RNAcentral holds the sequence, with entries from ENA. Predicted 3D model of a 71-nucleotide RNA (transfer RNA) from a Pirellulales bacterium. The organism belongs to Pirellulales, within Bacteria. Rfam family: tRNA. The family's RNA type in Rfam is transfer RNA.

[in-house]
RNA sequence: UGGGGAAUGGUGUAACGGUAGCACGAAGGAUUCUGAUUCCUUUAGUCUAGGUUCAAAUCCUAGUUCCCCAG
Repeated sequence: UGGGGAAUGGUGUAACGGUAGCACGAAGGAUUCUGAUUCCUUUAGUCUAGGUUCAAAUCCUAGUUCCCCAG
């Protein structure tokens, strides 16, 4: 420099253009002499800026960061 890929709650990971889930974690409660386990409730998210669309995490454009390949 060229090509390809990734970015989603605190963490990991899903999601055919049509309600953003799951697990772990955290907070509160039940249970317990205390703790662990178990159960209930809550918490919190689409990398950034535009565009297309009735509707965008998803499609298009530009940018940022990271990874891989070629030179």